RNA sequence: UGCCGAAAAGGUAAACCUGGAGCGAUCCGGGGGCGCAAAGCCAUGGACCUCCUUGAGGCCGCCAGGCUGCCGAAG
Numbered sequence: 001u002g003c004c005g006a007a008a009a010g011g012u013a014a015a016c017c018u019g020g021a022g023c024g025a026u027c028c029g030g031g032g033g034c035g036c037a038a039a040g041c042c043a044u045g046g047a048c049c050u051c052c053u054u055g056a057g058g059c060c061g062c063c064a065g066g067c068u069g070c071c072g073a074a075g
Base pairs, nucleotide, nucleotide: 003075004072005071011036012035016031017030018029019028020027021026034061040067041066042065044064045063046062048058049057050056051055
C1' cells in the first nucleotide's frame, strides 16, 4: 500500500409524519430509524419511474462502472 472487516471513534438515515418546491417522478428542512463498511460523490452503461412525450426529466439505499474516504485486529 492492496485485499479484508474484529475492536474503537464516529458517520449516515428507510418506511412513516410534518412544513415547503415541482404538472409529476422526486427534492429540500424538521421529526423518525429500517438499515448501511462506502447507503460518500459522479447520471457513464443498463434497469425502473415521470411528463408540457418523438423529446425532456427523476433516481446512485436497483445492478455495473469511475473518483474519493475513517480505523487497523486476525489473516

c-di-GMP-I-GGC riboswitch aptamer from Bipolaricaulis sanaerobius (SeqCode), 75 nucleotides, folded computationally. The organism belongs to Bipolaricaulis (SeqCode), within Bacteria. Of the family's consensus pairs, 85% are formed in the model. RNAcentral holds the sequence, with entries from Rfam.